[in-house]
RNA sequence: CCAUACCCGAUGGGAGAAGCCGCUUUACUGCGGUGCCGAAGGAGCAACCGCCCCGGAAACUCUCAGGCAAAAGGACCAACGGGUAACC
Numbered sequence: 001c002c003a004u005a006c007c008c009g010a011u012g013g014g015a016g017a018a019g020c021c022g023c024u025u026u027a028c029u030g031c032g033g034u035g036c037c038g039a040a041g042g043a044g045c046a047a048c049c050g051c052c053c054c055g056g057a058a059a060c061u062c063u064c065a066g067g068c069a070a071a072a073g074g075a076c077c078a079a080c081g082g083g084u085a086a087c088c
Base pairs, nucleotide, nucleotide: 004085005084006083007082008081009080011078012077013076018034020033021032022031023030035068036067037066041064042062043061044060048056049055
């Protein structure tokens, strides 16, 4: 000087599915019921990584949790700043 990887901060983008039913409440409050969604988190499978074991591992599967107007949340993506590792 710096490809790249990870972490943190802040900015922008960011899907799906009942504004369902009954009782209740000042209330989108609480309880119960039915149907549904996957992209917080969690669990499972394993293509792959790895010399073997161990281990890692999806946006696939499940739907425990969460969610089904808006708001909020939101995996992930883009660029910015900082930190760590670090090729040439």
Glycine riboswitch aptamer from Rhizobium populisoli, 88 nucleotides, folded computationally. The organism belongs to Neorhizobium, within Bacteria. Its Rfam family is "Glycine riboswitch aptamer". Its family is annotated with glycine biosynthetic process in the Gene Ontology.